Predicted 3D model of RNase P RNA and transfer RNA as a complex of 440 nucleotides. The prediction has a mean pLDDT of 75.
[in-house]
RNA sequence: GGAGUACGCCGGGUGACCGCUCCCGCUCGGCGGGAGAGGAAAGUCCGGGCUUCAUUGGACAGGGUGCUGGAUAACGUCCUGUCGGGGCGACCCGAAGGAAAGUGCCACAGAAACAUACCGCGCGCUCUCACAAGGAUCGCGUAAGGGUGAAAUCGUGAGGUAAGAGCUCACGGAGUUCCGCGGAGACGCGGGCUCGGGUAAACCCCACCUGAAGCAAGACCGCUCGAACUCCCUCGCACGGCGAGGGACGGACGUCCAACCGCACGAGCCACGUCGCACCGAGGUGCGCGGUGACGCGCAUCCCAGAGAGAUGGUCACCACCCGCUCCGCGGGGACAGAAUCCGGCUUACAGGCGUACUCCCAAA
RNA sequence: GCGCCCGUAGCUCAAACUGGAUAGAGCAGGGGACUCCUAAGCCCAAGGCUGGCGGUUCGAUUCCGCCCGGGCGCA
Repeated sequence: GGAGUACGCCGGGUGACCGCUCCCGCUCGGCGGGAGAGGAAAGUCCGGGCUUCAUUGGACAGGGUGCUGGAUAACGUCCUGUCGGGGCGACCCGAAGGAAAGUGCCACAGAAACAUACCGCGCGCUCUCACAAGGAUCGCGUAAGGGUGAAAUCGUGAGGUAAGAGCUCACGGAGUUCCGCGGAGACGCGGGCUCGGGUAAACCCCACCUGAAGCAAGACCGCUCGAACUCCCUCGCACGGCGAGGGACGGACGUCCAACCGCACGAGCCACGUCGCACCGAGGUGCGCGGUGACGCGCAUCCCAGAGAGAUGGUCACCACCCGCUCCGCGGGGACAGAAUCCGGCUUACAGGCGUACUCCCAAA
Repeated sequence: GCGCCCGUAGCUCAAACUGGAUAGAGCAGGGGACUCCUAAGCCCAAGGCUGGCGGUUCGAUUCCGCCCGGGCGCA
């Protein structure tokens, strides 16, 4: 100097004038002061806080997740390690349990897609033939070779054999049950055994998680109308009633059972009020400590948008950045996008710019 | 705002739930034949990267994920 990899950050600044929303104060038709979009506010793809379904437990169904250990309020997120794949490398990617528990499917082609012999090879019987060789039919053996296919009996070599075959051996690959060692574990190393096709983002099995709906949830306030204030049996009592036991009925869960309860209801109108909801949070910033890390703990400090589904803007000047030109200057440009109950993630969009660490190549010292 | 559904030829729908190779039908449009001319009926061909991208699989309209574009419900 070139080519990359990982991580983090910025997304213009200052001033003047004119406006908008909210809050506070005052001498209140107004004046003064303060605050006012994002890294994704987006998609609504996950997870939680919160609220209602009166309350709770169990079983089944349904749904979800899927290597290990951890982080966390929780997660399908993140961190760490393992295994597999890619890259010379820094590093990146992985929906990564089980196919020897069972079922299904594997089109066309092919003999056969999970149990099989089409061609071929070998042997035998018979026929042809004087015999041999050759040929034909049948039977048996054979997965080495051909051919089909995405996929065909572990691959290569040697031995062996009638021909062959993990049948045996060497090297290599794969698998799961077993043994030993290491590790917290996924797993790794060594030995023994085996060689049984794929597919679980097909049903399924295993392990774990899971009630439903959503802030237009919901709570409170005004008026009107309607419904309801359980029923039956037995026993007892101080008997127009009360109590106990049993049963029926009813009461959110997809279904069932058990506990528990006998209350909580419905419709309409006016209006669109107050709260939820914007003051305190799984909060921000800084420092320190622990941890490989995600993260946790402690201290200090700050209060920081908000609705009527409605504000958060406009103009000018200067400076900074980028581009172009006829270059002391002039002209042009500035992405993706905009809160709506709040928070943690993921995903997607994004002009341009900055920083840190590392890798490879070339050159020089 | 929150929740749910859909996307296949110019239009309306199949195939999808159970993956199998040339994605099918009606209408419309085009050509031919018939007719004096037109319509109807008849014959013929064309028209699709199944909204887009990626993944699983030998194979995707179908299964899975992420986007894009429409529609519906809820005070």